This is a predicted structure of a 152-nucleotide RNA (glmS glucosamine-6-phosphate activated ribozyme aptamer).
[in-house]
RNA sequence: GGCUCAUCACAAGCGCCAGUGCCUGCUCCGGCAGGACGACGAGGCGGAGCGUGAUCGAACAUUCGGCGGAUGCGCUCCCGCUGCCCCCGGCAGUGUGACACAGUCAGAAAUAUGCGGGCGACCGCAAAACAGAGGGGCUGUGACCGGGAAGA
Repeated sequence: GGCUCAUCACAAGCGCCAGUGCCUGCUCCGGCAGGACGACGAGGCGGAGCGUGAUCGAACAUUCGGCGGAUGCGCUCCCGCUGCCCCCGGCAGUGUGACACAGUCAGAAAUAUGCGGGCGACCGCAAAACAGAGGGGCUGUGACCGGGAAGA
């Protein structure tokens, strides 16, 4: 370095399927059997605890319903960053790309379409167009208090 076997791990808008609806077959028309679907991307994690039960839009919309999980939100504590040299305390904002607000800029995916598979529901691959939130770039505006040390 290669091969084989076993075990563990793999995912985080993620995994799963007893219901509804859907497909196929059968039916004594009551259902039964088998099957397929069951979230399209964007965005999102300092640590601990508690609570809640999770952002944004896209879509001819069951993406219904349910279970589990989860980077969401709120509160408390701790750590860090920023608030115009440095240190300490407080306060405010914030999470390593570590202030707020406003303006502005910037390749989403599915559906559709094409090809292939399936009796079918539907599935796989290719691939154009079209978002919003958050964050980022740029521009503008706004943004502490007290104490200490040192230098000018």
Source information:
It matches the Rfam family "glmS glucosamine-6-phosphate activated ribozyme aptamer". Rfam's curators write: This entry contains a glucosamine-6-phosphate activated ribozyme that is found in the mRNA for GlmS. GlmS is an enzyme that uses fructose-6-phosphate and glutamine to generate glucosamine-6-phosphate. The ribozyme catalyses self cleavage of the glmS mRNA that is thought to regulate GlmS activity. The prediction has a mean pLDDT of 77.